[in-house]
RNA sequence: UCCGACAAAGGCAAACCCAGAGCAAUCUGGGGACGCAAAGCCACGGGUCCUCCCGUUGAGGACAGCCGGGCUACCGAAG
Numbered sequence: 001u002c003c004g005a006c007a008a009a010g011g012c013a014a015a016c017c018c019a020g021a022g023c024a025a026u027c028u029g030g031g032g033a034c035g036c037a038a039a040g041c042c043a044c045g046g047g048u049c050c051u052c053c054c055g056u057u058g059a060g061g062a063c064a065g066c067c068g069g070g071c072u073a074c075c076g077a078a079g
Stems, first nucleotide, its partner, number of pairs: 002079001003076002011036002016031006034065001040071003044068003047063006
C1' cells in the first nucleotide's frame, strides 16, 4: 500500500412517526434502527426521480444508502 477479522475503540443511520422548508423529487431537526469498513466528502460519467414547455428539441432541480469514478480516513488478524 492492497486487504477486511466471531478483534478493539468508536461512528453513521433505512423504513416509519412528529415538526418545519419546498410546486415536487427531496431536504433539515428530533425520535427510531434496516443495514453500512468508508452509509465520510464530491453531481465528473451513467442511471433513476421531480418541475417547466410539451408536438419536438430542450431548460432547471433532486438522489452520494443506484452503479462507476475522484479525494480523505479509525484499527491491524489472516493473506
Molecule: c-di-GMP-I-GGC riboswitch aptamer
Organism: Desulfuromonas sp. AOP6